[in-house]
RNA sequence: GCCCCUGUAGUUCAGUGGAUAGAACAAGACACUCCUAACGUCUAGACAUAAGUUCGAUUCUUGUCAGGGGCA
Numbered sequence: 001g002c003c004c005c006u007g008u009a010g011u012u013c014a015g016u017g018g019a020u021a022g023a024a025c026a027a028g029a030c031a032c033u034c035c036u037a038a039c040g041u042c043u044a045g046a047c048a049u050a051a052g053u054u055c056g057a058u059u060c061u062u063g064u065c066a067g068g069g070g071c072a
Stems, first nucleotide, its partner, number of pairs: 001071007010025004018055001027043004048064005
């Protein structure tokens, strides 16, 4: 330099065009307990970024950014 893959919550992952973007762990609160842990209930928390297509984009297209892989 060229090609390919990935980017969603603090972390690991679902969601592939339409309803309030979902789960686990983590965090906070409450309850329980002599206390802690565990268990239980509840709460908050996210679509890398910019544009395009579309009635409608996390999803499709393009650019940029970041990470990973292959070739030279």
Predicted 3D model of a 72-nucleotide RNA (transfer RNA) from Candidatus Magasanikbacteria bacterium CG10_big_fil_rev_8_21_14_0_10_36_16. Lineage of the source: Bacteria > Bacteria candidate phyla > Candidatus Magasanikiibacteriota. Model confidence (mean pLDDT): 83 of 100. Rfam family: tRNA. About the family: Transfer RNA (tRNA) molecules are approximately 80 nucleotides in length.